[in-house]
């Protein structure tokens, strides 16, 4: 990097360093000097391992820690509709994470 499977409406700091960006992509809409990213510490969770011995623990490996994956992007159904715009639902796609495989 590719493939397979599972999950993605829950949860988590008023800390330290740091200094201008960030929320994958595109559009929107947001966050940000009342400090962004990143790092450390703290925290959450429980996918794999471990212990326990059937549901717990949180010891190891990850992960996560604004907003549902922030919303939409493709297809279908429904609602509304003079125009412009819109709303709801379902399924994909894309993405993220874990475990396994090549």
């Nucleotide at each position: 990097u590719u493939c397979u499977u599972a999950u993605c409406c829950a949860g988590a700091g008023c800390g330290g360093c740091g200094g201008a960006g960030g929320g994958a992509c595109u559009g929107g809409c947001c966050c940000u000097a009342u400090g962004a990213a990143g790092c450390c510490c703290g925290g959450c969770a429980a996918c794999c391992g471990g212990u326990u011995a059937u549901u717990a623990c949180a010891c190891g490996g990850u992960g996560c820690u604004a907003a549902u994956u922030c919303c939409a992007g493709c297809a279908g159904a429904g609602u509304a509709g003079u125009u412009u715009a819109a709303c709801u639902c379902u399924g994909a796609a894309a993405g993220a994470u874990a475990a396994g495989a090549a």
Predicted 3D model of a 102-nucleotide RNA (SAM riboswitch aptamer (S box leader)) from Cytobacillus horneckiae.
The source organism's lineage runs through Bacteria, Bacillati, Bacillota, Bacilli and Cytobacillus.
Its mean pLDDT, the model's own confidence on a scale to 100, is 85.